[in-house]
Background:
This is a predicted complex of two RNAs, RNase P RNA and transfer RNA, with 415 nucleotides together. The coordinates come from a structure-prediction model, not an experiment, and the mean pLDDT is 77. It holds a member of the Rfam family "Bacterial RNase P class A". The family's RNA type in Rfam is ribozyme.
RNA sequence: GAAGCAAGCCAGACAGCCGCUGGCCAUCGCAAGAUGGCGGGAGGAAGGUCCGGACUCCAUAGAGCAGGGUGACGGUUAACGGCCGUCCGCUGAAAGCCGUAAGCGCAGUUGGCUGAGGUAUAAGGCGAGGAAUAGGGCCACAGAGACGAGCGUAUUAAGUUACGGUGAAACGCGGUAACCUCCACCCGGAGCAAUUCCAAAUAGGCACGCGUUGAUGUUGCUCGCGGAGCGUGCGGGUAGGAAGCUUGAGCCGUGGAGUAAUUCACGGCCUAGAGGAAUGGCUGUCAUAGCGGGGCAACCCGCCGUAACAGAAUCCGGCCUAUCGGCUUGCUUCAUUU
RNA sequence: GUGGCAGUAGCUCAGUCGGAUAGAGCAACGGCCUUCUAAGCCGUAGGUCGUGGGUUCGAUUCCCUCCUGCCACACCA
Numbered sequence: 001g002a003a004g005c006a007a008g009c010c011a012g013a014c015a016g017c018c019g020c021u022g023g024c025c026a027u028c029g030c031a032a033g034a035u036g037g038c039g040g041g042a043g044g045a046a047g048g049u050c051c052g053g054a055c056u057c058c059a060u061a062g063a064g065c066a067g068g069g070u071g072a073c074g075g076u077u078a079a080c081g082g083c084c085g086u087c088c089g090c091u092g093a094a095a096g097c098c099g100u101a102a103g104c105g106c107a108g109u110u111g112g113c114u115g116a117g118g119u120a121u122a123a124g125g126c127g128a129g130g131a132a133u134a135g136g137g138c139c140a141c142a143g144a145g146a147c148g149a150g151c152g153u154a155u156u157a158a159g160u161u162a163c164g165g166u167g168a169a170a171c172g173c174g175g176u177a178a179c180c181u182c183c184a185c186c187c188g189g190a191g192c193a194a195u196u197c198c199a200a201a202u203a204g205g206c207a208c209g210c211g212u213u214g215a216u217g218u219u220g221c222u223c224g225c226g227g228a229g230c231g232u233g234c235g236g237g238u239a240g241g242a243a244g245c246u247u248g249a250g251c252c253g254u255g256g257a258g259u260a261a262u263u264c265a266c267g268g269c270c271u272a273g274a275g276g277a278a279u280g281g282c283u284g285u286c287a288u289a290g291c292g293g294g295g296c297a298a299c300c301c302g303c304c305g306u307a308a309c310a311g312a313a314u315c316c317g318g319c320c321u322a323u324c325g326g327c328u329u330g331c332u333u334c335a336u337u338u
Numbered sequence: 339g340u341g342g343c344a345g346u347a348g349c350u351c352a353g354u355c356g357g358a359u360a361g362a363g364c365a366a367c368g369g370c371c372u373u374c375u376a377a378g379c380c381g382u383a384g385g386u387c388g389u390g391g392g393u394u395c396g397a398u399u400c401c402c403u404c405c406u407g408c409c410a411c412a413c414c415a
Base pairs, nucleotide, nucleotide: 001334002333003332004331005330006329007328008327009326010325012286013285014284015283016282017281018280020041021040023038024037025036026035027034028033043309047320048319050318051317052316053315054314055191056190057189058188062223063222064221065220067187068186069185070184071183072086073085074084075083076082087129088127089126090125091124096119097118098117102114103113104112130182131181135180136179137176138175139174147172151164152163153162154161195243196242197241198240205234206233207232208231209230210229217225218224236414237413238412250269251268252267253266254265255264256263257262287306290303291302292301293300294299339411340410341409342408343407344406345405348364349363350362351361357395366382367381368380369379370378388404390402391401392400
């Protein structure tokens, strides 16, 4: 320098004005509230809700069966189907190596260039990667024969050995477990509309069914626990407030351990908390991208006007999916130079 | 927000322990019948099995991802 990969980061900046929604303070007000000031206010995925946890209630979550999930080996973690490392298998380049026909080139030969094809790989990528001799099932079409050995031909002392068109698989310790199953390990259920408190309101009802011979609940069944109401339909009422709610497996920096995921120590920081649901709009300046012009080029001038995917709803760790454009770092191969 | 269900021809549905041409009814088109139409009879065409991957010799069917649509769920008594 060329080519191929991987990882991380950003997701316009600043200023002014007008709003929206919480918090604190001040003033006014009996109160409801009003006004003013200060400060906070979406993401890398907040998304899909596919896994795993925290938290709450049911018995401090108990036993058995059923059911579900995972699956090389080791590590990491609160946990995981995630992540990290190693092994194995598959893959992986217009580079490298080998190199046919034809063409180019050459007076001609060798050699050279383009190069179909072949070959082994690098960084990297992918893998539901336990067991087919525990057992059962299935293996279409084609094929003489499709799972359990027989059949045909040749051969041999001998079903002894070899071959057999088809097919994914053929005379065999066949294939299939993302079919049942077996083995090992894991999983109780429900979900913030969980759960709890305050307030308001009414017809504190009616019908049917079940229920101390144990209903309902423990969210598949049985046991165990618990102990009087429950289910369905009709009718009636409320449509308010508060807690849970954001200090957390938290973020940033430095140092140590470890190949890494991760973890430990110290220091610093507080960074949305709405609740039918706020996080917005306008103007100006600058920078990026884009467009046009000039210039050999570096670059200069003008125009445009913030751009993709998208938007918290109890909170975390992952996965998956969507995404305009840009930046940084690293790895591998080949070539060249020193 | 939470839990659950579905997607197959223009429409309504079958087909789901994997087997090769994916069927049915209505609709469409052509023919027969009729003076003509309807009805009836005969025939024909029409399918990315919602999308994209994977497992397998083979996928509408099994597994994963995504897309679209639908349903249920407040409290008191």